[in-house]
Molecule: small-subunit ribosomal RNA
Organism: metagenome
RNA sequence: AGGGUUUGAUCCUGGCUCAGAGUGAACGCUGGCGGCGUGGAUUAGGCAUGCAAGUCGAGCGAUCCGUAGCAAUACGGAUAGCGGCAAACGGGUGAGCAAUGCGUGGGUAACAUGCCUUAAGGAGGGGAACAGCUUCGGGAAACCGGAGGUAAUUCCCCGUAAGCAGGGCAUCUGUGAUGGUGCUUUUGGAUAUGAUGGCCUCUAUUUAUAAGCUAUCGCCUUAAGAGUGGCCCACGUCCUAUCAGGUAGUUGGCAGGGUAAAGGCCUACCAAGCCUAAGACGGGUAGCUGGCUUUAGAGAGUGGUCAGCCACAUCGGAACUGAGAUACUGUCCGGACUCCUACGGGAGGCUGCAGUCGAGGAUCUUUCUCAAUGGGGGAAACCCUGAAGAUGCGACGCCGCGUCAGGGAUGAAGGCCUUCGGGUUGUAAACCUCUUUUCUUAGGGAGGAAUGCUGUAGGGUGAACAAUCCUGCAGAUUGACUGUACCUGAGGAAUAAGCCACGGCUAACUCUGUGCCAGCAGCCGCGGUAAUACAGAGGUGGCAAGCGUUACUCGGUUUGACUGGGUGUAAAGGGUCCGCAGGCGGCUUUGUAAGUAGAAAGUGAAAUCCUUCAGCUUAACUGGAGAACUGCUUUCUAAACUGCUUAGCUUGAGGAUGGGAGAGGAGAAUGGAACUGCUAGUGUAAAGGUGAAAUUUGUGGAUAUUAGCAGGAACGCCAGUGGAGAAGUCGGUUCUCUGGACCAUUCCUGACGCUCAGGGACGAAAACUUGGGGAGCAAACAGAAUUAGAUACUCUGGUAGUCCAAGCCGUAAACGAUGGGCACUAGGUGGUCGUACUUUUUGUAUGGCCGCCGCAGCUAACGCGUUAAGUGCCCCACCUGGGGACUACGGCCGCAAGGCUAAAACUCAAAGGAAUUGACGGGGGCCCGCACAAGCAGUGGAACACGUGGUUUAAUUCGAUGCUACGCGAGGAACCUUACCAGGGUUUGACAUGCUGGAAGUAGUAUCUCGAAAGAGAGUCCGACCUGUAACCAAUCAGGAACUAGCACAGGUGCUGCAUGGCUGUCGUCAGCUCGUGCCGUGAGGUGUUUCCUUAAGUGGAAGAACGAGCGCAACCCUCGUCCUUAGUUGCCACUAUCGGUUUUUAAUCGGUAAGCACUCUAGGGGGACAGCCCGCGUUACGUGGGAGGAAGGUGGGGACGACGUCAAGUCCGCAUGGCCUUUAUAUCCUGGGCUACACACGUGUUACAAUGCCUAUUACAACGGGAGGCUAAGUCGCAAGAUGGAGCAAAUCCCUUAAAAAUAGGCCCAGUUCGGAUUGGGGGUUGAAACUCAUCCCCAUGAAGCUGGAAUUGCUAGUAAUGGCGCAUCAGCUACGGCGCCGUGAAUACGUUCCCGGGCCUUGUACACACCGCCCGUCAAGCGCUGAAAGUGGGAGGCACCCGAAGACUCGAGUGAUCGAGGACACGGUGAAUUUCGUGAUUGGCGCUAAGUCGUAACAAGGUA
Repeated sequence: AGGGUUUGAUCCUGGCUCAGAGUGAACGCUGGCGGCGUGGAUUAGGCAUGCAAGUCGAGCGAUCCGUAGCAAUACGGAUAGCGGCAAACGGGUGAGCAAUGCGUGGGUAACAUGCCUUAAGGAGGGGAACAGCUUCGGGAAACCGGAGGUAAUUCCCCGUAAGCAGGGCAUCUGUGAUGGUGCUUUUGGAUAUGAUGGCCUCUAUUUAUAAGCUAUCGCCUUAAGAGUGGCCCACGUCCUAUCAGGUAGUUGGCAGGGUAAAGGCCUACCAAGCCUAAGACGGGUAGCUGGCUUUAGAGAGUGGUCAGCCACAUCGGAACUGAGAUACUGUCCGGACUCCUACGGGAGGCUGCAGUCGAGGAUCUUUCUCAAUGGGGGAAACCCUGAAGAUGCGACGCCGCGUCAGGGAUGAAGGCCUUCGGGUUGUAAACCUCUUUUCUUAGGGAGGAAUGCUGUAGGGUGAACAAUCCUGCAGAUUGACUGUACCUGAGGAAUAAGCCACGGCUAACUCUGUGCCAGCAGCCGCGGUAAUACAGAGGUGGCAAGCGUUACUCGGUUUGACUGGGUGUAAAGGGUCCGCAGGCGGCUUUGUAAGUAGAAAGUGAAAUCCUUCAGCUUAACUGGAGAACUGCUUUCUAAACUGCUUAGCUUGAGGAUGGGAGAGGAGAAUGGAACUGCUAGUGUAAAGGUGAAAUUUGUGGAUAUUAGCAGGAACGCCAGUGGAGAAGUCGGUUCUCUGGACCAUUCCUGACGCUCAGGGACGAAAACUUGGGGAGCAAACAGAAUUAGAUACUCUGGUAGUCCAAGCCGUAAACGAUGGGCACUAGGUGGUCGUACUUUUUGUAUGGCCGCCGCAGCUAACGCGUUAAGUGCCCCACCUGGGGACUACGGCCGCAAGGCUAAAACUCAAAGGAAUUGACGGGGGCCCGCACAAGCAGUGGAACACGUGGUUUAAUUCGAUGCUACGCGAGGAACCUUACCAGGGUUUGACAUGCUGGAAGUAGUAUCUCGAAAGAGAGUCCGACCUGUAACCAAUCAGGAACUAGCACAGGUGCUGCAUGGCUGUCGUCAGCUCGUGCCGUGAGGUGUUUCCUUAAGUGGAAGAACGAGCGCAACCCUCGUCCUUAGUUGCCACUAUCGGUUUUUAAUCGGUAAGCACUCUAGGGGGACAGCCCGCGUUACGUGGGAGGAAGGUGGGGACGACGUCAAGUCCGCAUGGCCUUUAUAUCCUGGGCUACACACGUGUUACAAUGCCUAUUACAACGGGAGGCUAAGUCGCAAGAUGGAGCAAAUCCCUUAAAAAUAGGCCCAGUUCGGAUUGGGGGUUGAAACUCAUCCCCAUGAAGCUGGAAUUGCUAGUAAUGGCGCAUCAGCUACGGCGCCGUGAAUACGUUCCCGGGCCUUGUACACACCGCCCGUCAAGCGCUGAAAGUGGGAGGCACCCGAAGACUCGAGUGAUCGAGGACACGGUGAAUUUCGUGAUUGGCGCUAAGUCGUAACAAGGUA
């Protein structure tokens, strides 16, 4: 210090969320020790039991007990009582309390004060009662009553009283005496001759006492102090205006009462005040503070422990006692609750310490001790003390320590991963060496202890050697914790590690399982078969006796902005103006000192924080010192600025005079055009309306046209980003009344100003009320259309309304989406209204208003830019994520409609702004394509073939499915193929490799049995390969091969093409797709690639912040067309020679041979075409139109070649391959069947329907190819398929191989035919083990549908379409009418780009980005959640009125008194009418959320009616 998250990407706005710190915490897992802290936050709910306030015999009497004694008595102890002090402290809690509180600072001229300190004085004389006790009585008890009698430091009376209180006078302080001092008056008021110890100097009795003396303690009065308290004032102290008015003791005065004390604190009387927008009154919540947490700070949150204050003590009320209480463990009364009871009555109060129940996520021992510190009592010892000190429990927090240290690589085993090589866990372990903090055990052993007591020395008081006090010394003691901290010995690595995380934020990665399941998740988000996100494991990271989670607070968040934000479009400027309060305010000057600044003083408790030093082994913790506590108060000083004040000024503001402009406003009058209606004329069949129609009007005369009359509304041209107005708004003309701004003059006033919460006025349209008016237009409504529907768009009608007058409403995208005012900051160019000057045609200068462009600057960008959205100042209004919600409730306004003000629950992680790139548009522009058009031939109808769907089946194997599946994989399913089905078999396997064994008459073969085969079994004769070992000989030995048994493994057309490679289709042979550097932009990105011309082309040229480059285009390659050259066998045969045949015989013709390579051809190499030449056009460019030459002309024709990418396109069944699955089966073998089924639907074809035809006969002309288990000639046979035959040929030689259409001649004569050939019957041929399912061909016979095909739709632009045949691959054969090629014959048409489809470029809009097959709205239906209304119903709260009225105090009366009676007010309780708040409520309204419900399609593109 920031990060994640809106988008395809970007910048911004904006919310949500994370990382940090903290806690009186809780929960989960885990847990060794110690120190210091800390622990009922919820029910201020209820409490069993024990303890928490007593003490004093040196105030008093009595009783009891013990010891000693015979006893009297003495000593000691205890009990209840009288009396004194304490019990008002200490301890607990935070219910109440928003001010009778708290904090800070003051005041008290308005006060009190026990104990303590200081000072002064005093303590004279009398008396009495009541407890206890005794006795009697009542009661269950608690307790009570009668009688008798008793003490005191109890109570009472009298006396005295300088001082005290009261009165008077004087004086001092001071603003002011009620204060101080002095004098005076005599009105009032006091006591404990108490207690204890000692002594005998004095006195009195006498040998020790006292009334004497003395010491200490106590008592009374007064003054002062210290400390403590009461009261008052100022300032500060939460939310709410959906609480705006509140208040009758209320505000003040006078008199009185009351109090320690001022005061309506209380009472009577008088006055009518007092508080309030600077928030009264009401409602909600809350103890306040020092502090604590967080933070850079400012702030925000909080108030547990510790400390200060307050409040409370079962709830409410009240007083008594007392210095002090309206009293936590006192009293009285009332209520609730609990307990006892003999039913008559009684008792109680843990928010003290422990503990218990309950509720709760949750909070401890019914411990020890007064040893220390402190408190109460006491003269003291001492007693009491759940204050306190300790202890226990809880990882609740902070701090410290440990769980070992060193060495140790066969990098062990095991685990996990693996590319199978290894890697990792990991020096980790084992093992060796050492140490002992902890631990166990044994021993030693501090400190917290000071006092107090006894003795003694000195000193004070004292007559004193007594007593007592002070100081010192000595002695014996006092420890709950505790034999604790600490130290030492021994033992032994021995007793001690977990938790969370590992997709990003955020440090840390793999495997397995799971398969949108189970689950995770703080946000974004993971999981649908390869999950680093779930679960487990290994590994890793982090922290560590803890670690995570949850909750809450601050931070981050400048996301409430004082520091430190915004408002044109993101949330946000009020519709406009006027204007009170408020805020702010020109120049000069006088004074003042409120603000402001400085200085000083007081205060700001301690603790805490900070700095520093010190003590516990360290730290936490604790102590000392300092600093700080940013604050408040008082005094002094300064006088610039602000305020107040004094006197002026003119520039702000206003006025005066003179002008001109204007749809500024109100009222009245008036005009023409148009429209509609009416009257009359002319006139005839339609008119009107629409995309097209119809409703409608019209023969009863419309529409059209002419004339006249009537009516209402609006004002054409002028007219203009022209004018006016605050805005809304204002438009024919004239008149009357009237507002504002501007210019000129610089005459007057002298800051009179700006803004404005609340308030007031104005305020489009629509709506409302009343009365008029009503031509046109026109919600509602009716009809006609459109449509699936059409409650719409279109049409025909049509009422409110629109108009006027008077009211009301008070809202609009009331917009410049831009509040008002003042000042400053480059310009340019227009419009409009003035003025001045001029050289008056023109121009210059100077003001007001209205526009456009634009610099600086600003802005997220768009844009704004002297008319600011720039730079400053002043004032107002408004905003704080989206939805819910311009809503609900409440209030105010309104006749109503409704308006203004304005939430919450719930829900989402976004919503949004600007700009970018794409995609899309029933947006635009330009361009292209057999895209349309123009043509030709088809498909769709028939039959058949093939493929597909569907159905069927044991199986009909699988895949391909819009274009881009469907004569596709398959270029050839009878078996095989074959993957499917049925049945029968085999299990290391049909196939590969390795290892370990076995085996010689072995493996194997002939043969036999079973069997459909596969296979299984038997088995005579025969009988095995290669290499080596040996002198020779090997079936025998060794090794290998083969066989066999077993182990590894094989196998899989099983799954996933959405895990993949490779290949392919498609957009598309469309012209595009990008990069480097530079430049522009905050950025995504742009530029380049745009524009103009051109092209088939991002092809080329020119311009240009671009310059270049790459992949594509083109070219290079193949082929066809022309020429040249090289080479001539199997090709060719012109010339020459020659042979043979025929004929019309030295001629012609046919066939050959030789020779030859001219030609054809073959196949190698070259040339040729480039817009090269000419003319026109064009930027003189690129190019284009025409022409010449040429075999070919503008890419010469065709092919191969397919950019970046798209479709998770296709293929795991071509092949390869990850993962998963299977392993006596999903493998493999065999037989048979199926892939060939058949109601039907679709696609692709073939053959036809005929005469441009069909049939018969005859006669021509090809090319590409293929051939050895092959092509097969001649010949012969057969009607034919074919058979026979076998020459030739591994091919320019031989064969397939007769091309067919065409041509010639003949027939047919428009018919279901001499068209068409399906189907079926019979007979044959061929291939093949095999032709039934299920082949093909031939012959004879049969002779179906079909007469040119609906909607719709396909191909083709030239050697093309159409048409004719030929060849080949696959292949035993064939379903081929398919596919791939070849040659023959050989057209028509293109005006053109409006439209359909597809594509390219530019531009525009967008709410789309999975990209229009997009997005998205509303009703209804379902589930869940939240909330409003509601007949009612149930609680709570406060006030008002009335009733009742305890205790107690007060008042009055009575009484000698105790006390009694009465009264008013008051707690509790009750009644009534209202108010307010919370719950609940049949029913009902709304909202939100929820993968695949219904109906439509409103919005986003011109969203199809902007």